This is a predicted structure of a 75-nucleotide RNA (transfer RNA) from a Minisyncoccota bacterium. RNAcentral holds the sequence, with entries from ENA. It matches the Rfam family "tRNA". Rfam describes the family as follows. Transfer RNA (tRNA) molecules are approximately 80 nucleotides in length. Rfam classes the family as a transfer RNA.
[in-house]
RNA sequence: GGCCCCGUCGUCUAGCCCGGUCCAGGACGCUAGGUUUUCAUCCUAGUAACACGAGUUCAAAUCUCGUCGGGGUCA
Numbered sequence: 001g002g003c004c005c006c007g008u009c010g011u012c013u014a015g016c017c018c019g020g021u022c023c024a025g026g027a028c029g030c031u032a033g034g035u036u037u038u039c040a041u042c043c044u045a046g047u048a049a050c051a052c053g054a055g056u057u058c059a060a061a062u063c064u065c066g067u068c069g070g071g072g073u074c075a
Stems, first nucleotide, its partner, number of pairs: 001074007010028004020058001029047006051067005
């Protein structure tokens, strides 16, 4: 340098291929409340995210292009 894959709550992950409904779902964590003599467990509620920029579209996490970062492969 060429090609391919990946980037989503604090962490892990689904959704992306095939665009659409309301606060982007789940698990763990954390916070509050309930339960308990207390802790743990359990129950309820809350918490917080689409790497960045542009384009297409009535509508983009999803499609297209570029940038950045990570990984693989070829030379």